[in-house]
RNA sequence: CCGAGAGUUUGAUCCUGGCUCAGGACGAACGCUGGCGGCGUGCCUAAUGCAUGCAAGUCGAGCGGGCUACGAUCUUCGGAUUGUAGCUUAGCGGCGAACGGGUGAGUAACACGUAGGUGAUCUACCCUUCAGAGGAGGACAACCUCAGGAAACUGAGGCUAAACCUUCAUACGUUCACUGGUAGGGAUACUGGUGAAGAAAGAGUUACCUUAGUGGUAGCUGCUGAAGGAUGAGCCUGCGGCCCAUCAGGUAGUUGGUGAGGUAACGGCUCACCAAGCCGAAGACGGGUAACCGGUCUGAGAGGAUGUCCGGUCACACUGGGACUGAGAUACGGCCCAGACUCCUACGGGAGGCAGCAGUUGGGAAUCUUAGGCAAUGGACGAAAGUCUGACCUAGCGACGCCGCGUGAGGGAAGAAGGCCUUCGGGUUGUAAACCUCUGUCAUGGGGGAAGAAGGAAGUGACGGUACCCCAAGAGGAAGCCCCUGCUAACUACGUGCCAGCAGCCGCGGUAAUACGUAGGGGGCUAGCGUUAUCCGGAAUUAUUGGGCGUAAAGGGCGAGUAGGCGGUUUGUUAAGUCAGGUGUGAAAUUUCAGGGCUCAACCCUGUAACUGCGCUUGAAACUGGCAGGCUAGAGGACAGGAGAGGGAAGUGGAAUUCCCGGUGUAGCGGUGAAAUGCGUAGAUAUCGGGAGGAACACCAGUGGCGAAGGCGGCUUCCUGGACUGUACCUGACGCUGAUGAGCGAAAGCUGGGGGAGCAAACAGGAUUAGAUACCCUGGUAGUCCCAGCUGUAAACGAUGAGUGCUAGGUGUGGGGGGCGACAAUCCUCCGUGCCGCAGUUAACGCAAUAAGCACUCCGCCUGGGGAGUACGGCCGCAAGGCUAAAACUCAAAGGAAUUGACGGGGGCCCGCACAAGCAGUGGAGCGUGUGGUUUAAUUCGAGGCAACGCGCAGAACCUUACCAGGGUUUGACAUCAUACCGACGUCUGUAGAAACACAGAUUUCCGCUUAGGCGGACGGUAUGACAGGUGUUGCAUGGUUGUCGUCAGCUCGUGUCGUGAGAUGUUGGGUUAAGUCCCGCAACGAGCGUAACCCCUAUCCAAUGUUGCCAACAGGUAGAGCUGGGGACUCAUUGGAGACUGCCGGAAACGAUCUGGAGGAAGGUGGGGAUGAGGUCAAAUCAUCAUGGCCCUUAAGCCCUGGGCUACACACGCGCUACAAUGGCCGGUACAACGGGCAGCGAAGGAGCGAUCCGGAGCGAAUCCCAAAAAGCCGGCCCCAGUUGGAAUCGCAGGCUGCAACUCGCCUGCGUGAACAUGGAAUUGCUAGUAAUCGCGAAUCAGCUACGUCGCGGUGAAUACGUUCCCGGGCCUUGUACACACCGCCCGUCAAGCCAUGGAAGCUGGCAACACCCGAAGUCAGUGACCCAACCUGCAAAGGAGGGAGCUGCCGAA
Repeated sequence: CCGAGAGUUUGAUCCUGGCUCAGGACGAACGCUGGCGGCGUGCCUAAUGCAUGCAAGUCGAGCGGGCUACGAUCUUCGGAUUGUAGCUUAGCGGCGAACGGGUGAGUAACACGUAGGUGAUCUACCCUUCAGAGGAGGACAACCUCAGGAAACUGAGGCUAAACCUUCAUACGUUCACUGGUAGGGAUACUGGUGAAGAAAGAGUUACCUUAGUGGUAGCUGCUGAAGGAUGAGCCUGCGGCCCAUCAGGUAGUUGGUGAGGUAACGGCUCACCAAGCCGAAGACGGGUAACCGGUCUGAGAGGAUGUCCGGUCACACUGGGACUGAGAUACGGCCCAGACUCCUACGGGAGGCAGCAGUUGGGAAUCUUAGGCAAUGGACGAAAGUCUGACCUAGCGACGCCGCGUGAGGGAAGAAGGCCUUCGGGUUGUAAACCUCUGUCAUGGGGGAAGAAGGAAGUGACGGUACCCCAAGAGGAAGCCCCUGCUAACUACGUGCCAGCAGCCGCGGUAAUACGUAGGGGGCUAGCGUUAUCCGGAAUUAUUGGGCGUAAAGGGCGAGUAGGCGGUUUGUUAAGUCAGGUGUGAAAUUUCAGGGCUCAACCCUGUAACUGCGCUUGAAACUGGCAGGCUAGAGGACAGGAGAGGGAAGUGGAAUUCCCGGUGUAGCGGUGAAAUGCGUAGAUAUCGGGAGGAACACCAGUGGCGAAGGCGGCUUCCUGGACUGUACCUGACGCUGAUGAGCGAAAGCUGGGGGAGCAAACAGGAUUAGAUACCCUGGUAGUCCCAGCUGUAAACGAUGAGUGCUAGGUGUGGGGGGCGACAAUCCUCCGUGCCGCAGUUAACGCAAUAAGCACUCCGCCUGGGGAGUACGGCCGCAAGGCUAAAACUCAAAGGAAUUGACGGGGGCCCGCACAAGCAGUGGAGCGUGUGGUUUAAUUCGAGGCAACGCGCAGAACCUUACCAGGGUUUGACAUCAUACCGACGUCUGUAGAAACACAGAUUUCCGCUUAGGCGGACGGUAUGACAGGUGUUGCAUGGUUGUCGUCAGCUCGUGUCGUGAGAUGUUGGGUUAAGUCCCGCAACGAGCGUAACCCCUAUCCAAUGUUGCCAACAGGUAGAGCUGGGGACUCAUUGGAGACUGCCGGAAACGAUCUGGAGGAAGGUGGGGAUGAGGUCAAAUCAUCAUGGCCCUUAAGCCCUGGGCUACACACGCGCUACAAUGGCCGGUACAACGGGCAGCGAAGGAGCGAUCCGGAGCGAAUCCCAAAAAGCCGGCCCCAGUUGGAAUCGCAGGCUGCAACUCGCCUGCGUGAACAUGGAAUUGCUAGUAAUCGCGAAUCAGCUACGUCGCGGUGAAUACGUUCCCGGGCCUUGUACACACCGCCCGUCAAGCCAUGGAAGCUGGCAACACCCGAAGUCAGUGACCCAACCUGCAAAGGAGGGAGCUGCCGAA
């Protein structure tokens, strides 16, 4: 000092894998907000353009000049000369200006970092040491005069000083030349000799001396030569740090040499000549990007990212080029030239360069004052005083960052008011406030007041009256921002209603949104809080630490082999790697730790550690490497064997197809699911014989063999490769892998030439089909075959690279060897090839000595899906195309394995009136009824495949009623409460009205107390207020209820076990059953809900009881009759029991469950029927049964009334009734039920009527009376096959009943009328026995009825089931799946419109770079220099010489 994860793929799971979040950081920006202070920090963009001011001057102790003051001398009084002192500074001169300050454009480079070299170098000022400073001369500014110009400025002439310039002298040392010695491999160094060359500047001050001089001595300072040091700089080298190979070859001064030039210095730095080299897959060359580092941010670290401030280096200074001066520049505030731009101008010509500090413009999301001061630190100059200093020190502005402080503290429950929520009780805001008691930090006012200041003293402060201290008064002046679905701390209400909006990811919002907006409340941080951009982290998501490649992305198609990487055993040696010690360096700052200073902290200071690096040196020698020598276990060779579709070439064989010829023979053949096209009377097919030609090799044949892979199959011969076994004779590590490159490489395809029997893309025809450019059929060309060449790809797969070693077994098979063996069998062993399986491994599946196990070596490859193996570029190819190989954009997934379901025109088993076999229907007709549609003022609403449609409705004329029209009403038709008033309410009569309602009149209360006035209460009414009311909405907010799969046999749990897990097991399997019913087996053992049983009805019997039921025997009795007495036998009723359980027998099966047959029995294998409906599915139905949350209406969407509507009617559908007739219809006669109902009821007898019905009123609250007649049936008669004596619709007339009322709109009766309909297309329903069919009866609802409906009851009473192939539905097991909203699933492609991004494109255009050529500025260099020139030489002079220059020419040379 030290390491955290989460969300998101699925119905769920594990894995792979991407995306996203939580952290930290920042030169930041934006939004909202903003009290104070300290320390930092502030153009990241346009290296855009810049107004204005300032940023580099200084020295009078270098020089001449100017001014002032005081003198001196001279004077023509104008002044001149001169001295002293002071001031000044344009000029000459010196030093500085190459520092300091800015910026990061360029630069991929010795630019930077680090370590070295310089024996290849320079260095002003500074320090040390040695020596020196003698003589002579000259000019140019300033100044004066003249001239040009608008200006900038310039020219000419004249004067002048110096520390300016020239020359001579001197020269230990210095440089050069020649020549010795020593050292060294050498470059060279050191040490000698001779010769040559090369210097100078004075000034001032102090002290003393003085001849007073321009003097002397000493000190200080300055100057010259030389040596050394210090500092700074130049050059060279090793190593290190970006991307692209879709940049693979680059290079002519290029590489080297010789010589010369040049430089401070080495060097192709430059030139001449010579040679042809040099660099490059360890990435040259090219392109893109970029200043580099100390450091900074992040990270556990390794790393990754970054280079702002501060510090070191570099580069640049409007753009490009150039030199000058100088110690130093190729010079930010110097010069010259070219270019662009700006400004001035008299148009001739000039001036300029903020990437210095401020400031301005522009750009931009964005970045400050045209401040103070040289007080400090530092710098330039100066002897110094000092001057200058936008370096610097300070202040200002900005919450830009870090740090600190405050906005008050304590008490205070009637838990105030208000807000919000509420289940209306309350909760919360909340000790929060108010209120009481305090304090005074910051801010405000007043007073005092620093350090920073140094050297002996004095003086000196921009900041600044600042920091700090004291006093005063008052809680006064000082809180926001974000968030609250999950990740992620924090929840409610209202508004909104897939809108408005939110969102980092998943995702919220379609009427109850904790996800939008607002409010209340809460959470977080706090003078800030959020957002955005970027970086690191999390990400082991590029994996050195630390990943992978059978199926998730990923093994190259294959081998031989180059470079490279790796390499058996042993000895010696070396010391490159490695390790250890020492040492130098790794600047400071930063960082760590420990101290210290600002009140603390940030910040600052001191010390320490660290800086993981590089160099030098000493040592060690195990390991790796190098060198030398051995060994034989790796590898190879030799010898001896046997196996093989290994390869190439040549030859050869039979079967079959087709074709040709001939014979026999006759009408078809062929083909298919069925057909047709096709072939055939010109003789096919079939069959026999002969012939031709091409291709392929049946049987053997085998998860057999061989080969590196692709691949290889008749037989024979020749040539040839490899592997295996045995022996242990030879070599002695010769090995493994293998980038690039070269080779091999199925099929298809291509080029040229052959060949062509069969097959067969394309194509043609026939079918199939909605279509059928397919599947099927008939034909058929390339091709398939051979030769030569190309292509170079495949699911080239074991989806598994090669090599080596190690790690349980079992069982086949191919080729060898060995032991024992008569053969056979068997054992051991090597190589190959399969299966099963342990450990191990894996996400799982699986792999498992032929590894996907354990290890090592080398190669190839992967890094989310799509775009895309595509575009562009390059290479290859005749082409087709191949190899290499992106990006924009887009998505939050895409995937692997396994699990549970669901599904399948997958499989197996099984069931059901599911089909089949039957019977009767529906669909056609008329009518009834329901629905749709249409209509309407309204035709109220709901139900919609099965599972809506004779359903809610077990009964719409009013009512019902919810709808419509109109008329009314507003505390209400109904409930509760409060306050006030009244005394009724009601009943009766009248008026108006359609009624509701309204008006008028008459009549009319009760109880208790009492002071006798009244008070209180009950009841009722009126008014007001709370509230009522709503069949208004949401069944997708709900409860309850119901339907359905389905009375199907299923659905689950506990414990255990298995699996990482979802899950599995149990529940699967073998049987069996109606059944998850039971038996057996089994890592399961048990249990629950279902099934079954228990319950009810029914079938038989028994017992008891016996009226209202019954009547056999007895008695009585009638027209008749259980009518009467009586009886309990029977029927029946009621109650209670019995009985059926595979209990018994035979057979089958497994001695089981169970099945089958039988006996007995009323009933036999759940006897028949009912009730009973597991867990779930369908957001199934119902807010209109009821209940209920939310929303909505409140003189209406509530309530009352009248009338209308729900009954409409071109039409369509469902469910029924009646029929179409003779197994019938009609008429007459006659027989036998059961379930039920009845007092506002059923209603008998009797009577009337054709009848409906009426009169009547006995009996009965019912085993008593009534409804009540059962009908089909039976007996007899008529009808005679017809639209009829079938059928009854429709219409007319006349009646009856109910009811306030039958018009819309009831039922029934009689008479008349007499429609369709003659058995019903496609299709479709019910039913397996007391069932279907058929016949009638009853009930609920109900005044009546639309009932032909529904629910029940009994009467008569069949047919058929071979069977499970098919249709439908269901159950179990299994399989596939890319489905899970679950096949009504998922999903592909084109097209249309709009939009986004990208590619191509004739051509056009801009930029950058390179190359070639032309022109050729400034300028260096070289040459020349007839023109010009003070010093030196000669010369009296003139002039000449030496030397220099202008100009010109040449090389180079920017734009």
Small-subunit ribosomal RNA from an uncultured Thermoanaerobacterales bacterium, 1455 nucleotides, folded computationally. Rfam family: Bacterial small subunit ribosomal RNA. Gene Ontology terms of the family: structural constituent of ribosome and ribosome.